A computed fold for a 67-nucleotide RNA from Candidatus Rokubacteria bacterium 13_1_40CM_69_27, annotated as Fluoride riboswitch aptamer (crcB RNA motif). Of the family's consensus pairs, 100% are formed in the model. Lineage of the source: Bacteria > Bacteria candidate phyla > Candidatus Rokuibacteriota. The coordinates come from a structure-prediction model, not an experiment, and the mean pLDDT is 76. It matches the Rfam family "Fluoride riboswitch aptamer (crcB RNA motif)". A reference for the family is Baker et al. (2012), "Widespread genetic switches and toxicity resistance proteins for fluoride", Science.
RNA sequence: AGAGUUCACGGCGAUGGAGUUCGCCGCCUAACCGCCCCCCGCAGGGGCUGAUGACUCCUACCCACGA
Numbered sequence: 001a002g003a004g005u006u007c008a009c010g011g012c013g014a015u016g017g018a019g020u021u022c023g024c025c026g027c028c029u030a031a032c033c034g035c036c037c038c039c040c041g042c043a044g045g046g047g048c049u050g051a052u053g054a055c056u057c058c059u060a061c062c063c064a065c066g067a
Base pairs, nucleotide, nucleotide: 009026010025011024012023013022016058017057018056019055020054021053034048035047036046037045038044
């Protein structure tokens, strides 16, 4: 000086916040940026679900009932 591993730390997991946990990426790059149909494919067009990666709670939205 370089490389690898481990720990710590930071970031990410299709719409907000918090806690717990799992996975992934990382010294400025990467992890990440939903599904279905038409089309050889891309592009383009049309349609659909969900505030979670998972669990719990809050907020927003939607449906039903009661006051």